[in-house]
Molecule: Bacterial small signal recognition particle RNA
Organism: Coriobacteriales bacterium
RNA sequence: GGCUCGGACGGCAUUAUGCCGCGAACCUGGUCAGGUCCGGGAGGAAGCAGCCAUAAGUGGCCGCUGAUGAGCGUCCGGGUCUGC
Numbered sequence: 001g002g003c004u005c006g007g008a009c010g011g012c013a014u015u016a017u018g019c020c021g022c023g024a025a026c027c028u029g030g031u032c033a034g035g036u037c038c039g040g041g042a043g044g045a046a047g048c049a050g051c052c053a054u055a056a057g058u059g060g061c062c063g064c065u066g067a068u069g070a071g072c073g074u075c076c077g078g079g080u081c082u083g084c
Stems, first nucleotide, its partner, number of pairs: 001082002003079008012069005018061005028053004036045003
């Protein structure tokens, strides 16, 4: 030096528990118009629709994070192998 084993870092490829979106008549949450209920009143309570946020799920994306892979690169350490 070659071959080979292991490791580290980087690159490449694929991906999801990563990222972005969509997403619940009611059996999620928040805010709760209207209306309802309690109260002599002041006030209070529950709460449909709507809106907002999301769950299960689902679409997309590799920029972040992680995982996986090998006739990719460099370095380090070995081998009972081999050449000088």